Molecule: Guanidine-I riboswitch aptamer
Organism: soil metagenome
RNA sequence: AAUGGGCGGCUAGGGUUCCGGCCCGCGGGAAUGCGGGUGGCUGGUCCGAGAGUCGCCGACCUCUCCAAAGCGGGAGGUUACACGGCGGGACAAAAGCCCGGGAGG
Numbered sequence: 001a002a003u004g005g006g007c008g009g010c011u012a013g014g015g016u017u018c019c020g021g022c023c024c025g026c027g028g029g030a031a032u033g034c035g036g037g038u039g040g041c042u043g044g045u046c047c048g049a050g051a052g053u054c055g056c057c058g059a060c061c062u063c064u065c066c067a068a069a070g071c072g073g074g075a076g077g078u079u080a081c082a083c084g085g086c087g088g089g090a091c092a093a094a095a096g097c098c099c100g101g102g103a104g105g
Stems, first nucleotide, its partner, number of pairs: 005057006013047002018044002020041001021038006058079008081101001083104001087099003
């Protein structure tokens, strides 16, 4: 001086666009339905962690393979630490999402 990274799955958590639930109304012989309300409705779809988790990739280091060599192959190691508002933003809306390893400590 530089790197200290990326992606995916799951979860904590989150709300209410859709599905469903519940309530009210309409219609009808009945059935399928139509409209409104409700997330202090358990749920499904959905959003979802820098400081949660799992996996893959990348990076760095060591050893090794090929006569030698690389932008090659193989094996192993490392990838640490991390208290954190108010307020704002997006999507239907909210959030541990984004502003943000921010302000501050």